[in-house]
Molecule: SAM riboswitch aptamer (S box leader)
Organism: Algoriphagus boseongensis
RNA sequence: AGCUUAUCGAGAAAGACUGAGGGAAGGGCCCUAUGACGUCUUAGCAACCUGAAGCCAAGGUGCUAACUCCCAUUCCGAAAUGACGGAAGAAGAUGAGCG
Numbered sequence: 001a002g003c004u005u006a007u008c009g010a011g012a013a014a015g016a017c018u019g020a021g022g023g024a025a026g027g028g029c030c031c032u033a034u035g036a037c038g039u040c041u042u043a044g045c046a047a048c049c050u051g052a053a054g055c056c057a058a059g060g061u062g063c064u065a066a067c068u069c070c071c072a073u074u075c076c077g078a079a080a081u082g083a084c085g086g087a088a089g090a091a092g093a094u095g096a097g098c099g
Stems, first nucleotide, its partner, number of pairs: 002098007013042005021031003026071003043064003048060003051056001068091001073088005
């Protein structure tokens, strides 16, 4: 690399450096020189694992714009079609285990 499994409508930002892109990919929409992305520091959220133990938040991860930002595929409702509502799936992210 890959496999299995759980979760994904909640929550939580300031500073320094840098300087033009970013939100996975296609479409949309949005963020961005009132400084994006990234790195670092500090702070916070959360409770997956360890520990303790049913309270905790010490340790290992993770996270701190927008529901995983929305859509895409299938099914159902509705329906001329579409828009729209719902469910499932795919893809993705994170944890744990395997490898």